Source information
The part of an RNA shown here (small-subunit ribosomal RNA, 3' major domain) has 473 nucleotides and comes from a metagenome.
Context: one part of a larger RNA
RNA sequence: UGACGGGGGCCCGCACAAGCGGUGGAGCAUGUGGUUUAAUUCGAUGAUACGCGAGGAACCUUACCGGGGCUUGAAAGGCGUCCGACAGUCCCUGAAAGGGGAUUUUCUUCGGACGGGCGCCUAGGUGCUGCAUGGCUGUCGUCAGCUCGUGCCGUGAGGUGUUGGGUUAAGUCCCGCAACGAGCGCAACCCCUACUGUCAGUUGCUAACAGGUAAUGCUGAGGACUCUGGCGGAACUGCCCGUGCAAACGGAGAGGAAGGCGGGACGACGUCAAGUCAUCACGGCCCUUAUGUCCCGGGCUACACACGUGCUACAAUGGCGCAUACAGAGGGCAGCCACCACGCGAGUGGGAGCGAAUCCUUAAAGUGCGUCUCAGUUCGGAUCGGAGUCUGCAACUCGACUCCGUGAAGCCGGAAUCGCUAGUAAUCGCGCAUCAGCCAUGGCGCGGUGAAUACGUUCCCGGGCCUUGUACA
Numbered sequence: 001u002g003a004c005g006g007g008g009g010c011c012c013g014c015a016c017a018a019g020c021g022g023u024g025g026a027g028c029a030u031g032u033g034g035u036u037u038a039a040u041u042c043g044a045u046g047a048u049a050c051g052c053g054a055g056g057a058a059c060c061u062u063a064c065c066g067g068g069g070c071u072u073g074a075a076a077g078g079c080g081u082c083c084g085a086c087a088g089u090c091c092c093u094g095a096a097a098g099g100g101g102a103u104u105u106u107c108u109u110c111g112g113a114c115g116g117g118c119g120c121c122u123a124g125g126u127g128c129u130g131c132a133u134g135g136c137u138g139u140c141g142u143c144a145g146c147u148c149g150u151g152c153c154g155u156g157a158g159g160u161g162u163u164g165g166g167u168u169a170a171g172u173c174c175c176g177c178a179a180c181g182a183g184c185g186c187a188a189c190c191c192c193u194a195c196u197g198u199c200a201g202u203u204g205c206u207a208a209c210a211g212g213u214a215a216u217g218c219u220g221a222g223g224a225c226u227c228u229g230g231c232g233g234a235a236c237u238g239c240c241c242g243u244g245c246a247a248a249c250g251g252a253g254a255g256g257a258a259g260g261c262g263g264g265a266c267g268a269c270g271u272c273a274a275g276u277c278a279u280c281a282c283g284g285c286c287c288u289u290a291u292g293u294c295c296c297g298g299g300c301u302a303c304a305c306a307c308g309u310g311c312u313a314c315a316a317u318g319g320c321g322c323a324u325a326c327a328g329a330g331g332g333c334a335g336c337c338a339c340c341a342c343g344c345g346a347g348u349g350g351g352a353g354c355g356a357a358u359c360c361u362u363a364a365a366g367u368g369c370g371u372c373u374c375a376g377u378u379c380g381g382a383u384c385g386g387a388g389u390c391u392g393c394a395a396c397u398c399g400a401c402u403c404c405g406u407g408a409a410g411c412c413g414g415a416a417u418c419g420c421u422a423g424u425a426a427u428c429g430c431g432c433a434u435c436a437g438c439c440a441u442g443g444c445g446c447g448g449u450g451a452a453u454a455c456g457u458u459c460c461c462g463g464g465c466c467u468u469g470u471a472c473a
Stems, first nucleotide, its partner, number of pairs: 001473002003470003007467007015457002019420005026312008034303002042053002064298007077121008088103006106113002124287002127285003133281002135276003138272001140270001145184006151160003164175003190264003195233007205222002209220003236259001239253001240251004314413001318372007330361003335354002339350004379410001384405007426449007
């Protein structure tokens, strides 16, 4: 000087408390451990691994296993040499890859071009090392800290500044002070949201005028309104009162769409030899008729178990039936698909519009009426049987969906444990990426409905500043 303490002081954080909803029990989905296996490819492992790399494992992917093949190789460059029966086409063999055979003899300015074979130099490796690395990332932590120049103090390590008194979300600001300044962080500048002005007016809008319909901005027209999207304005404790030297805090008032912290992006010096050699790059090491590469099939989907994360429930604030209202953000041409017909349905056959503010894409919870009356039920939907639809070369291993039947466990969950402070939790549906299809209940977004509680900081966890002890560095 740090680190640590079941030392002290001060102060924060959904850290506790106060509340609301869960997990832990059930069934299923998914990841992991374990076990099994020819293989169940590899990585991630307290917090910071476990719906993680996976934003799509039937083949492919694919790195694993079995079997069958190929070697200058699946792809690219250079040199030399040879051929224009090289490639293509056809035939045989084969599961395919591959192997064998037959056949049509490219252009030329004769230098060569193009294609192919051979030889050489080059390849290739998801093989090892994240304890050789770059890059990227997690975490402490959006925590308020981490440092420097000069000066001063100390023999020195180092200190001071950065401590102290206030204040703040903040090393935020004020006051004081052997310090005076400065940098990286904080804040602000950026984006979204809430109000408004202005400009613009189609594909959006429709107040007035006119036309028209069974009805609809449908049409003429209009820019008022909504909206769209470009540029501005607006909020700053600015005004008032109180406390205070000040910074600031408290109060309520005026004005205002909004009042003292709306959300996002943004992550200091560093820590964990944290993670990643399997995104990529790269040092070293290793393989070279194989640790490379092609193909078919299998596996990654196994199942006595154990754990994590979720979905659906156990019902009446509910289930079912009929009717009916209101979004936002996105996507669409090998696509989205109105409408019509057929089918109980998944869907099929026709078929218009739309590369889209134009066309397509049902919102659901809600509301109204009816029914069920507390039961393993008109709750719950697992499992299984049968019949089908669709994608795709192909759904046996191993797809999703539909219909009929079957109807399991489950009556609110032990010890323990998680999230959340407001348009949040809870709850309801909608969209997108990946994608032929999909094991999506996941992820990322979008809007609808919309709470409860916080006395307080003694305690648990994590953190900040000062101080104290130390046999630790």